[in-house]
RNA sequence: AGAGUUUGAUCCUGGCUCAGGAUGAACGCUAGCGGCAGGCUUAACACAUGCAAGUCGAGGGGUAACAGGAUUUAGUUUACUAGAUUGCUGACGACCGGCGCACGGGUGAGUAACGCGUAUACAAUUUGCCUUUUACUGAAGAAUAGCCCAGAGAAAUUUGGAUUAAUGCUUCAUAGUAUUAUUUGGUCACCUGGCCGAGUAAUUAAAGCUCCGGCGGUAAAAGAUGAGUAUGCGUCCUAUUAGCUAGAUGGUAAGGUAACGGCUUACCAUGGCGACGAUAGGUAGGGGUCCUGAGAGGGAGAUCCCCCACACUGGUACUGAGACACGGACCAGACUCCUACGGGAGGCAGCAGUGAGGAAUAUUGGGCAAUGGAGGCAACUCUGACCCAGCCAUGCCGCGUGCAGGAAGACUGCCCUAUGGGUUGUAAACUGCUUUUAUACAGGAAGAAACUUAUCCACGUGUGGAUAACUGACGGUACUGUAAGAAUAAGGACCGGCUAACUCCGUGCCAGCAGCCGCGGCAAUACGGAGGGUCCAAGCGUUAUCCGGAAUCAUUGGGUUUAAAGGGUCCGUAGGCGGGCAAUUAAGUCAGAGGUGAAAUCCCACAGCUCAACUGUGGAACUGCCUUUGAAACUAAUAGGCUUGAGUACGGGAGAGGAGAGUGGAAUUCCCGGUGUAGAGGUGAAAUUCGUAGAUAUCGGGAAGAACACCGGUGGCGAAGGCGGCUCUCUGGACCGAUACUGACGCUGAGACGCGAAAGCGUGGGGAGCAAACAGGAUUAGAUACCCUGGUAGUCCACGCCGUAAACGAUGGGCACUAGGUGUGGAGGGUAUUGACCCCCUCUGUGCCGGAGCUAACGCAUUAAGUGCCCCGCCUGGGAAGUACGGCCGCAAGGCUAAAACUCAAAGGAAUUGACGGGGGCCCGCACAAGCGGUGGAGCAUGUGGUUCAAUUCGACGCAACGCGCAGAACCUUACCUGGGUUUGACAUCCCCUGACCGCCAUGGAAACAUGGUUUUCCCUUCGGGGACGGGGUGACAGGUGCUGCAUGGCUGUCGUCAGCUCGUGUCGUGAGAUGUUGGGUUAAGUCCCGCAACGAGCGCAACCCCUGCCUCUAGUUGCUAACAGGAUCGGCUGAGCACUCUAGAGGAACUGCCGGUGUUAAACCGGAGGAAGGUGGGGACGACGUCAAGUCCUCAUGGCCUUUAUGCCCAGGGCUACACACGUGCUACAAUGGCCGGUACAAAGGGUUGCAAAUCCGCGAGGAUGAGCUAAUCCCAAAAAGCCGGUCUCAGUUCGGAUUGGAGUCUGCAACUCGACUCCAUGAAGGUGGAAUCGCUAGUAAUCGUGGAUCAGCAUGCUACGGUGAAUACGUUCCCGGGCCUUGUACACACCGCCCGUCACACCACGAAAGCUGAUUGUACUAGAAGUCGUCGAGCCAACCCUUCGGGGACGCAGACGCCCACGGUAUGAUUAGUGAUUGGGGUGAAGUCGUAACAAGGUA
Repeated sequence: AGAGUUUGAUCCUGGCUCAGGAUGAACGCUAGCGGCAGGCUUAACACAUGCAAGUCGAGGGGUAACAGGAUUUAGUUUACUAGAUUGCUGACGACCGGCGCACGGGUGAGUAACGCGUAUACAAUUUGCCUUUUACUGAAGAAUAGCCCAGAGAAAUUUGGAUUAAUGCUUCAUAGUAUUAUUUGGUCACCUGGCCGAGUAAUUAAAGCUCCGGCGGUAAAAGAUGAGUAUGCGUCCUAUUAGCUAGAUGGUAAGGUAACGGCUUACCAUGGCGACGAUAGGUAGGGGUCCUGAGAGGGAGAUCCCCCACACUGGUACUGAGACACGGACCAGACUCCUACGGGAGGCAGCAGUGAGGAAUAUUGGGCAAUGGAGGCAACUCUGACCCAGCCAUGCCGCGUGCAGGAAGACUGCCCUAUGGGUUGUAAACUGCUUUUAUACAGGAAGAAACUUAUCCACGUGUGGAUAACUGACGGUACUGUAAGAAUAAGGACCGGCUAACUCCGUGCCAGCAGCCGCGGCAAUACGGAGGGUCCAAGCGUUAUCCGGAAUCAUUGGGUUUAAAGGGUCCGUAGGCGGGCAAUUAAGUCAGAGGUGAAAUCCCACAGCUCAACUGUGGAACUGCCUUUGAAACUAAUAGGCUUGAGUACGGGAGAGGAGAGUGGAAUUCCCGGUGUAGAGGUGAAAUUCGUAGAUAUCGGGAAGAACACCGGUGGCGAAGGCGGCUCUCUGGACCGAUACUGACGCUGAGACGCGAAAGCGUGGGGAGCAAACAGGAUUAGAUACCCUGGUAGUCCACGCCGUAAACGAUGGGCACUAGGUGUGGAGGGUAUUGACCCCCUCUGUGCCGGAGCUAACGCAUUAAGUGCCCCGCCUGGGAAGUACGGCCGCAAGGCUAAAACUCAAAGGAAUUGACGGGGGCCCGCACAAGCGGUGGAGCAUGUGGUUCAAUUCGACGCAACGCGCAGAACCUUACCUGGGUUUGACAUCCCCUGACCGCCAUGGAAACAUGGUUUUCCCUUCGGGGACGGGGUGACAGGUGCUGCAUGGCUGUCGUCAGCUCGUGUCGUGAGAUGUUGGGUUAAGUCCCGCAACGAGCGCAACCCCUGCCUCUAGUUGCUAACAGGAUCGGCUGAGCACUCUAGAGGAACUGCCGGUGUUAAACCGGAGGAAGGUGGGGACGACGUCAAGUCCUCAUGGCCUUUAUGCCCAGGGCUACACACGUGCUACAAUGGCCGGUACAAAGGGUUGCAAAUCCGCGAGGAUGAGCUAAUCCCAAAAAGCCGGUCUCAGUUCGGAUUGGAGUCUGCAACUCGACUCCAUGAAGGUGGAAUCGCUAGUAAUCGUGGAUCAGCAUGCUACGGUGAAUACGUUCCCGGGCCUUGUACACACCGCCCGUCACACCACGAAAGCUGAUUGUACUAGAAGUCGUCGAGCCAACCCUUCGGGGACGCAGACGCCCACGGUAUGAUUAGUGAUUGGGGUGAAGUCGUAACAAGGUA
């Protein structure tokens, strides 16, 4: 410090997720030791038991217990034992009294508050114990606990009587001080007063004990400490909480308090708080600090420290220096316990502990040795504070589980493998060394300073010092030594990317994983296991939470044309910001000083535990607040003055600016009349509709309403919405010019107030045209639409509402600055001119282009989206949703404000490359058109589907499967079925044994095969043996047309013989990419030329190859025969020849080469000449980058899987040939351009010895017999057919057509039954030119005619090759199909067979509404009124003081009663909030549901 994830790829925006750190944690697996810390985050839930606050006998009366003494009695004799008495002593239960119990310890419920933090103030206060100082400590009295006696009660507890003490209580004295009142002097100063004095009057104190050292007591002053109060500033969320307040705000008086104060009361006034957020609601103890972060911040508030609050819940006071009191009191309530039922008791949020809750948090331990606290003179006592120990890997820190050597890189095992090996792995074994830790034994601390006691010394006489003694829970612990021996000690997570680490097996969208992206559907580095590896390590992972990364709330440090986001617009309040000059002040600001900012923490240095964690000491820091002294630039304030910002006056012209009134013509419709006749209207085409009752058309006249053609213009005006005939009246604003005036008067603008298109609403008018709704007609599968005919609200006017729009420049307002060019509106100026135009300049509007700059890009660019300043609005992932609820507005419609649950990992912007478009442009192709002939109808052949079957083997499925694999299924083929057999195998290699093999015969059998018999003795040899072949055997293995063409190679199809597909370097772009390859021409062609930030190159095109067309040369048999000769046979037959044809080799020839024209002087095109051939001459082979997971595992090869007495192999028979049907491809036809009969002519290219077969004979024929010739330019197949000549048939189911069937045969073959071909005789079906639709073909082509070949024993309508005869048509590119290039749009990229919307149906989820129901909190009114303070009364009771006649009275006080206030409670009625609710509403999600097709292309109606 970043990374992953939106896309085919890119840049950006933007969310989600990860890597880091942390924790009072929990859970899973694992676990050796120690140190230091930490340990109920949940139920402020309920608590058994024990302990947590006592102490003082030097305050007191005393003596229950213990000990001692004394006295006495008894037991036996001293000694002793037992009992009794005695407070005499040590001590001490209970009691009176003093001090303490308000500290320490716990918890965080409440509290949004002067509660906390910080800084001040108290001149408005108090403070026990402590310190210092001063003074005093006199006299007297009356009670009461205890104890004793007598009672009540189960108990808790309690009543009466008698008696008694005090440092308890009371009275008096004293009073310099204090308090109050009053008079007065000085001084301070934050001057409501404080302080220091003086005078007068009144009032208020005390306690004793003693070991004689001392300890106390009272008053006052001061200090210290603690407490109280007030104030400034800071201190969470919600405005869907906007108004709150009656002691409320202030005054006067009184009361009350330690003290100020509405703190309380009476009276008076009507204030006070609030947008700088009152009030209300929700949540929460606050801080030092802790975590994180570079910081600013964000989050937290455990342990430790400070403050606050609380102590079962609520209320109340008492005592006291201090409490409204955790282990005190009273009352009420809930709960628990005891009870004799009458009544009582209790409060762990102290330490342990229990139950409950929970994912979860410890021992009913030891000790007061240390530190601290209470009491005490002290000893000492108490102390669950504290110090220690126990439990827990909860965290941090440290240590160990060994170290060194050791390669034959050992064996084995696991794992992998190409079977060679690799890996585990220096790992182990083995050798040497060490002993931390653990174990055993032994030694063994510091923590103790002191207090206290004793002795001594010094002096300042109760302090200091010295010496000695005494005291350790932890603990026989830390630590140290010795002994033995590698001995006692390693796991967890992960290994697709992020993110370090890879293989095998299993599984097969299953099981499962997952933080995000995503893995898993038969070859998973992602699931599970294993081997190996990586990272941490006594831990490792997971979960939860916080910060970070996140600049993803942006002060530091973001944005707002199109990604989320500028308010529709103006005016203007508060607020924010604000021109020039000089001056003053000092609020902000800056500097110095002072105070404070507790300690701990963080940081630095040093130090102590062996180190570290931890701890100590010192420093720094604590960025803050306050006070004070200065400075005066800037901001601010004050009072002046200035003119440039702003405004006013004057003069001009421009304008659909606004309001009102009037007025004009054209057009439409309607009405009247005329002319006139059959249609009009409307559409893609129609129909509804109008019209013979006279329409449409046309002429004349009239009525009405609405809108204003031309001018008219990226022209004008206005803040925006918006404004358009003409005239008048009223009126707003802007602009220009030149002077004068005011003197910052300015900008922006939360709320607020106005304006605000269309539609809509209300009332009243108006209504020509247009036109939601509605009706009808069409279209359509449907058509509640688009189109048509009608048509009502509405559109218009007046008044009043509504307040929204893609109210858009998707761009808030203002000011300033920053290159230009070119239009245009308004005004002015200059030059020139008679004048105007042109030209130049200035100001102000409004457009276009463009530079810098900016921007993600597109683009913006003086009218900024540039550079700056000021102010306002708004945004923070998509959906849910601009929705729900609440509130405000509205007559309503609705508007404004405005969430959440839930859900997704994206949603989005710009640009790029493709693909696509019922987008555009250019171009091509038998693509259409123009033609010819077919298919689709019939019969048959053949292939396919389907069906059937034991099997009908398998594959191929739009074009690009279907006469395809199959160039030929009777057996074989054959892969299928049935049955019979076989298991190292039909076939290959290796090993062992053996033999020649082969063959023949017999039996069984369907055969395979089995059994038996017979015959025979291979080749080479170095004589050991070897080779081939056959038989037998063993195991490695063979075998598989079994699966996967979606694991593959190879081959093939297709787009397509379409003209394309790319690269290097350069350049442009942030980038994907672009350029080149686009453009202008041209071509069959990315063919060529020109131009050009491109220059070159490659694969394709073309050419090179083959056939064919002309010529030449060479060669002349088996070919040929012109000339010559021969000839019985007249046939190149023979001699002869190689001229010609031909054969087959080598060459030539064609290149837009020549001419003319067009074209850019080009490429090229058009025409022409010559030529056998002319613009690629014709045909073939040849198929770029790629696409279709196209086809083929059944040609072959091959990974993986499966099978191995079978899915292999052999055999017989059957099947692949089935047959209600459907489709494809063909053949033959339907006839006269024909059929039949007779005669007659002309090919090419092939094949032939297991063969082709002449001639001859036989047969009607298929064919048979015989067989010349031919291993082929020699012989044969072989007849070519259509054609031509002649005859016949005469339009019919025929002399067409030949299916089907019967009979008889031929051939091939082991065998024609299932299931061959052919022949003859007989039979003579459908069919009369074929619906929708559809195919081929552009010239030697289509059509038509025959011939050959492969396969093959036989079998051809198929395939393939050959020649014969031989057309028609192409205007042209609008349309259909396919393709190429450019461009455009896109929400597509699996790429239009794409994407995608809504209803409905089903399931699940969360939410809203809802008659209500149930709680919680709270307001108001009334009621009620415990305990208690206060007040009044106080008949009853009543020690201290006073009076007294001593009886008593008074005073004080108490009980009690009443009153004010008030907790719990009650009633009524509201508010807020939560839960629930039949039913209901929309929303979200869900695998392939239904209906349509709204959007994305002109998405088919933008």
The RNA shown here (small-subunit ribosomal RNA) has 1502 nucleotides and comes from a metagenome. It matches the Rfam family "Bacterial small subunit ribosomal RNA". Its family is annotated with ribosome and structural constituent of ribosome in the Gene Ontology. Its mean pLDDT, the model's own confidence on a scale to 100, is 84.